[in-house]
RNA sequence: ACGGUAGUGGUCCAGUGGCAAGAUACGAGCUUCCCAAGCUUGAGAUUCGGGUUCGAUUCCCGGCUGCCGUA
Numbered sequence: 001a002c003g004g005u006a007g008u009g010g011u012c013c014a015g016u017g018g019c020a021a022g023a024u025a026c027g028a029g030c031u032u033c034c035c036a037a038g039c040u041u042g043a044g045a046u047u048c049g050g051g052u053u054c055g056a057u058u059c060c061c062g063g064c065u066g067c068c069g070u071a
Base pairs, nucleotide, nucleotide: 001070002069003068004067005066006065007064010024011023012022018054026042027041028040029039030038047063048062049061050060051059
């Protein structure tokens, strides 16, 4: 330099053109003599810009970052 791949709460991860799921961590409550464990509940996320579309996390183009490969 070129090609491929990935980017989703604090962390890990699923998903798909129409509402963003789960785990863990965090806050509150229940339980317990206390702690831990357990149960209930709450808040928290689609890397950025543009395009297509009635509608984009998803499709297209470009940028950034990480990883892999070729030279």